[in-house]
C1' cells in the first nucleotide's frame, strides 16, 4: 500500500412555527386550561423455538405421536449460547457441520459391467487336450461413484494374506484428559463383501392442551322463551388421540324466535438496564450502587421553513421476556491474517 477475518457502537443532525398521545401537579367547568417530563427497532419483521402469565383443573400413570442427537458447562428454559473433540474448507486470521447406531432387522445403489448382497469370471494367465472343449485362477486389463486393503519379498503350473516384513484395520492393555477423544506406546488376530439412517428403523433424553381475540369484574337489556327426539340412576360430561385412574352431575340432540356491539382491569417494575468490584479461558455468576425511559384501541410522535453533512437503506410497539432466522444505505472503533514498498 492492497486484500481479508472477528467483535463492538451508531442508524441523519440543528433551529423556528403549528399540530398529536400518555403520565404527574394545580385550577375548575357541560366540555376544559396551565406547567413539567416522556413518546417505535436493530431488527419492532418471520410467528420459527423456549418460557413467564391466564384458563380447562382436583390433574396422576401408560400407549401412541412429536422433537433433539459428539463431550463438558451456562441459563428460568431451549432446537439457544460458551469452551473443547472429530470431520471438512481456506496460504492464514478464521469458517461450516441434520456429528448416536450399518454386527437387531428391512429397503435402495439407475445405466454400464461377468458380477452391486444368498454377490463374480468378459478379456487375460496356467494346465490337459487338439482345434469342439474341460479344469484352475482373481495378481494384470476393461465397466462403473463404488468390484475380495496397499507396497515389497518369497512361493506356485499360473496365481492369491498362500506365507513373511512394514503400513492400514479390528480387539485388549497402558499413558494423558471430567469426557468426547488422542498416542512415533505394548500385545494379539490374516483381519476383508462396501455405501446409504435429511431412508424405514433401533437407542438415549425431553414433551398435557389452548392462548391477552387468554382471562376477571361492573353496568345495561332481553323471553329464566317455545316445539320435539333419545335417555332416566343406568349412563353421560370433564378443550390433541386412546386406555387406566380421578372429579362432577342428571345428560345428549333437532328446529323456531329474541337480547348483548358499553366500561374497567389484565397493560407494563421486568428471569430489567447502566456503573464499580470480584470469580471464571469463556458463556456467565456473586456483591455494592444507581435508573424507571410508549401503553394506543379504526390505532398517538406529523407538517412547513432554513442551515449543515458522512446525502440517510431495511423499515412502525399492541401481554411480556430470552434466542434464532431473514432484509438492509452508510459512518466510526478495536484486535488479528496475508501481500507490496521503504528504513
Nucleotide at each position: 500500500u492492497a486484500a481479508g477475518u472477528u467483535g463492538g457502537c451508531u442508524a441523519g443532525a440543528c433551529a423556528a412555527u403549528c399540530g398529536c398521545u400518555g403520565c404527574g401537579u394545580c385550577a375548575a367547568u357541560c366540555a376544559u386550561g396551565a406547567c413539567g417530563g416522556a413518546g417505535a427497532g436493530g431488527a419492532a419483521a418471520g410467528u420459527c423455538c423456549g418460557g413467564g402469565c391466564u384458563c380447562c383443573a382436583u390433574a396422576g400413570g401408560g400407549u401412541a405421536a412429536g422433537a433433539u442427537g459428539c463431550c463438558a458447562g451456562g441459563u428460568a428454559a431451549c432446537g439457544c449460547c460458551u469452551g473443547g473433540g472429530a470431520g471438512g474448507c481456506g496460504c492464514a486470521a478464521g469458517c461450516c457441520u441434520a456429528c448416536g447406531g450399518a454386527c437387531a432387522g428391512u429397503g435402495c445403489c439407475g445405466c454400464a459391467g461377468a458380477a452391486a448382497a444368498u454377490a463374480a469370471a468378459c478379456c487375460g494367465c496356467c494346465u490337459g487336450u487338439u482345434u469342439a472343449c474341460a479344469g484352475g485362477u482373481a495378481a494384470g486389463g476393461g465397466u462403473g461413484a463404488a468390484a475380495a486393503g496397499g507396497u515389497g519379498c518369497g512361493g506356485u503350473a499360473a496365481g492369491a494374506g498362500c506365507g513373511c516384513a512394514c503400513c492400514g484395520c479390528g480387539c485388549g492393555a497402558g499413558u494423558g484428559g471430567u469426557a468426547a477423544c488422542a498416542c512415533u506406546u505394548c500385545g494379539u488376530g490374516g483381519c476383508a463383501g462396501g455405501g446409504u439412517a435429511a431412508a424405514c428403523c433401533c437407542c438415549a433424553u425431553c414433551u398435557g392442551g389452548a392462548g391477552c381475540a387468554a382471562g376477571a369484574c361492573c353496568a345495561a337489556a332481553u323471553a329464566g322463551a317455545g316445539a320435539g327426539g333419545c335417555g332416566u340412576u343406568a349412563a353421560g360430561c370433564g378443550c390433541g388421540a386412546c386406555c387406566c385412574g380421578c372429579g362432577u352431575u342428571u345428560g345428549c340432540u333437532u328446529c323456531u324466535g329474541g337480547g348483548u356491539a358499553g366500561g374497567u382491569c389484565g397493560c407494563u417494575g421486568a428471569a430489567a438496564g447502566g456503573c464499580c468490584g470480584u470469580g471464571g479461558u469463556g458463556a456467565c455468576g456473586c456483591g455494592g450502587u444507581u435508573u424507571u425511559u410508549a401503553g394506543a384501541u379504526g390505532a398517538a410522535u406529523g407538517a412547513u421553513u432554513g442551515u449543515c453533512c458522512u446525502c440517510g437503506a431495511c423499515a412502525g410497539a399492541a401481554c411480556c421476556c430470552g434466542g434464532c432466522u431473514u432484509a438492509u444505505c452508510g459512518g466510526c472503533c478495536a484486535a488479528c491474517u496475508u501481500u507490496u514498498u521503504c528504513u